[in-house]
The prediction has a mean pLDDT of 77. This is a predicted complex of two RNAs, RNase P RNA and transfer RNA, with 434 nucleotides together. Rfam match: Bacterial RNase P class A. Rfam describes the family as follows. Ribonuclease P (RNase P) is a ubiquitous endoribonuclease, found in archaea, bacteria and eukarya as well as chloroplasts and mitochondria. Rfam classes the family as a ribozyme.
RNA sequence: CUUGCCGGAUGGGUAACCGCCCGUUUUGAACGGGAGGAAAGUCCGGUCUCCACAGGGCGGCGUGCCGGCUAACGGCCGGGGAGAUUCGCUCAAAGCGGAUUUCACGGAAAGUGCCACAGAAAAUACACCGCCUGUCUCGGCAGGUAAGGGUGAAAAGGUGCGGUAAGAGCGCACCGCGGGCGGAGGGAUCCGUCCGGCAGGGUAAACCCCACGCGGAGCAAGACCAAAUGGGAGAGGAGGAGCGGCCCGCUCCGCCAGACUCUCGGGUAGGUCGCUUGAGCCGUCCGGUAACGGCCGGCCCAGAGGAAUGGUUACCGCCCGCAAGGGUACAGAAACCGGCUUAUAGUCCGGCAAGCUUG
RNA sequence: CGGGCCGUGGCGCAGCCUGGCUAGCGCGCUUGCUUGGGGUGCAAGAGGUCCCGGGUUCAAAUCCCGGCGGCCCGA
Numbered sequence: 001c002u003u004g005c006c007g008g009a010u011g012g013g014u015a016a017c018c019g020c021c022c023g024u025u026u027u028g029a030a031c032g033g034g035a036g037g038a039a040a041g042u043c044c045g046g047u048c049u050c051c052a053c054a055g056g057g058c059g060g061c062g063u064g065c066c067g068g069c070u071a072a073c074g075g076c077c078g079g080g081g082a083g084a085u086u087c088g089c090u091c092a093a094a095g096c097g098g099a100u101u102u103c104a105c106g107g108a109a110a111g112u113g114c115c116a117c118a119g120a121a122a123a124u125a126c127a128c129c130g131c132c133u134g135u136c137u138c139g140g141c142a143g144g145u146a147a148g149g150g151u152g153a154a155a156a157g158g159u160g161c162g163g164u165a166a167g168a169g170c171g172c173a174c175c176g177c178g179g180g181c182g183g184a185g186g187g188a189u190c191c192g193u194c195c196g197g198c199a200g201g202g203u204a205a206a207c208c209c210c211a212c213g214c215g216g217a218g219c220a221a222g223a224c225c226a227a228a229u230g231g232g233a234g235a236g237g238a239g240g241a242g243c244g245g246c247c248c249g250c251u252c253c254g255c256c257a258g259a260c261u262c263u264c265g266g267g268u269a270g271g272u273c274g275c276u277u278g279a280g281c282c283g284u285c286c287g288g289u290a291a292c293g294g295c296c297g298g299c300c301c302a303g304a305g306g307a308a309u310g311g312u313u314a315c316c317g318c319c320c321g322c323a324a325g326g327g328u329a330c331a332g333a334a335a336c337c338g339g340c341u342u343a344u345a346g347u348c349c350g351g352c353a354a355g356c357u358u359g
Numbered sequence: 360c361g362g363g364c365c366g367u368g369g370c371g372c373a374g375c376c377u378g379g380c381u382a383g384c385g386c387g388c389u390u391g392c393u394u395g396g397g398g399u400g401c402a403a404g405a406g407g408u409c410c411c412g413g414g415u416u417c418a419a420a421u422c423c424c425g426g427c428g429g430c431c432c433g434a
Stems, first nucleotide, its partner, number of pairs: 001355010012316007020034006036330001040341002043339005048218004060214005065079005080105001081103009106209002111207002113203003128149002130145006157175006176198001177196008222273004232264005244256003280299004285294003317328004360433007369386004379417001388404005410426005
């Protein structure tokens, strides 16, 4: 320098004309505003609204190192621990340090389950080969042994020295492990020291245990105004006739109800609100390692109600093309906000890998 | 706005809960035999990114997370 991958930022510009949605002035029209970093998936958390709600327990779901931020969170920031890659110190290894990066990192010493195949043996080590001792019919038998071989993803602490018949934490040193004490720290944790020869493989994205949190529904939430028609309730209801019910039928009598008028109440259609000024945006400064918080100043930036945000032209930017010309990613608000996840051409920044070139 | 289920050869399904042994079953396909020929029957065989990516584990179709696609239900 080129190419590729990963992460972050950005997400074409100016002008004219014709349209669309909303608002204001006011009814001719003029002026102002009009998609995003994800508006997406709807995976978390909240605001708001309605419903429910004595207290306790069981159950269910979710989260899970420590501290902080925040309205809250499974989010973010910082720290600790563990791992991976690479570089340096070193002859090398181990170890230490730096850089980048990953982590669903509570508990396997509460209990239960599972660990295929192979292997002697997979968790109470029950000895296949080997090694050693004894015996003897020289090939077995009876013992000892987890150092070696072999199997496996995993083999019962590791290395070294001693020791032994051969071996073994059997003994010792260092490392690892467990426990006690002391120190540092707010804590996770780290450092030191003493004791214990070591019992205790893995798996909780198996059941489970522990700690903490969680009432349900969602703007089609919900509130207000309120037709037509048909029900409901109440009041009034002249005279006569008739239908129906209180009885299985008929007759008579009685009661209720009955046309019509007025009033009230609930819901529907429809309309209005909720609705966008808000954990808001921009800038300076201050506190904090940071996430973030605070003071001051400035700004108003879609609110439709099945859905507006579009089209044409000119010039410029980028890509393809000899040119004419064509293309310019992912994508499209629906009550709102904070996150996460996913998609994304080109350009810029950072990191890594490969190749080429120069010193 | 809210909830549930599914994705496995060409097609229809099982296996997933409780991880393991060559991922099976039916239909279809290919080849051979049978037949004069076809079908039927018999024998043999091919054919699988278990929707995609990542993780947990010794080991993933199965468990967990994210995504994609499809179907159904409720307001």